RNA sequence: GCCCCUGUAGCUCAAUAGGAAGAGCAGCUCCCUUCUAAGGAGAAGGUUGGAGGUUCGAAUCCUCCCAGGGGCA
Numbered sequence: 001g002c003c004c005c006u007g008u009a010g011c012u013c014a015a016u017a018g019g020a021a022g023a024g025c026a027g028c029u030c031c032c033u034u035c036u037a038a039g040g041a042g043a044a045g046g047u048u049g050g051a052g053g054u055u056c057g058a059a060u061c062c063u064c065c066c067a068g069g070g071g072c073a
Base pairs, nucleotide, nucleotide: 001072002071003070004069005068006067007066010025011024012023013022019056028042029041030040031039049065050064051063052062053061
């Protein structure tokens, strides 16, 4: 330098052919318990790496850039 893959909540990961983002764990509140752990209930947490474009509508498609990994040279 060229090619491929990955980037979504604090962490690990979903989202089946574009219809508007969810789970587990962690953290918070409450219940239970003499207390803790375990268990139960609830709420909260996201500019989907960034910027443009296409579209009525983008995590998803297109372009460029950034970060990480792999391959070729």